[in-house]
């Protein structure tokens, strides 16, 4: 460096769901729990997916004398997902 997950040693991680907590949300963190995982370790660089506090709208409705405002809808990543794929970095065991 490549290949493998049959075996050996130490073992490791933890989906759904439940509880707590933070967040508008996606989701994060802690505890319980194991569907799975040989990188299910780290990293948002590329693609993809998810979300919308803020912002924007000749949008709809309501309200107002009007502006403002309220609710809903649409758009938007700077937010998120590494257990969607690729790339980058690092690593246990065995073999070459």
């Nucleotide at each position: 460096u490549c290949u493998g997950a049959a075996a050996c040693a130490g073992g490791g991680c933890a989906a759904a769901c439940c509880c707590g907590u933070c967040g508008c949300g996606a989701g994060g963190c802690g505890g319980g729990g194991a569907c799975g995982c040989a990188a299910a370790g780290c990293u948002a660089c590329c693609g993809g997916c998810c979300u919308u506090c803020c912002g924007c709208c000749u949008g709809a409705u309501c309200c107002c004398a009007a502006u403002c405002g309220a609710u809903c809808g649409g758009c938007c990543a700077a937010g998120g997902c590494a257990g969607c794929g690729g790339g980058g970095c690092u690593a246990c065991c065995a073999g070459a």
Notes: Model confidence (mean pLDDT): 84 of 100. This is a predicted structure of a 96-nucleotide RNA (c-di-GMP-I riboswitch aptamer) from an uncultured Pseudomonadota bacterium.